[in-house]
Formats: sequence, structure tokens, C1' cells
RNA sequence: UGGGGAGUACCGCAAUUGGCAACGGGCCUGACUGUUAAUCAGGAAGUUGUGAGAUCGAGACUCACCUCCCCAG
Repeated sequence: UGGGGAGUACCGCAAUUGGCAACGGGCCUGACUGUUAAUCAGGAAGUUGUGAGAUCGAGACUCACCUCCCCAG
């Protein structure tokens, strides 16, 4: 430098004919318990890497850029 892949909550990871951002761990509250853990119930936390475009509507499509990984030189 070229090609490919990835970026979504604190962490991991879904969401494909474009139509309410799911789940697990963690965190908070309560129940249970002598206490903690475990278990059960409830809850909070997202400008979907950044900017722009197309669309009634984008996590998903198009373009540019940033970061990381792989391959080639």
C1' cells in the first nucleotide's frame, strides 16, 4: 500500500425481505438466611466506532474516515 473481517449497555454476544435493540454475566433493590454465597422476584444502564447520504423509516443499504484482527506485497 492492496484485499477480507470485526466495532452494539461495564463485559460477552444476538437482532438478514430495512419496521419496538433480545439474552447471559455483572450492577442496584427486595425476599430467603445467624451472616455471606446460592436460589427466587423486580429494576437501572444503549446518540448501535465517527461523519454524511439514500429511504416514510437504518444496528442492517451507499460513501468517507478512525481503531483492532487476518492475508498478500
Transfer RNA from a Nitrospirota bacterium, 73 nucleotides, folded computationally.
Taxonomically the source falls in Nitrospirota (Bacteria, Pseudomonadati).
Rfam family: tRNA. The family's RNA type in Rfam is transfer RNA.
The coordinates come from a structure-prediction model, not an experiment, and the mean pLDDT is 81.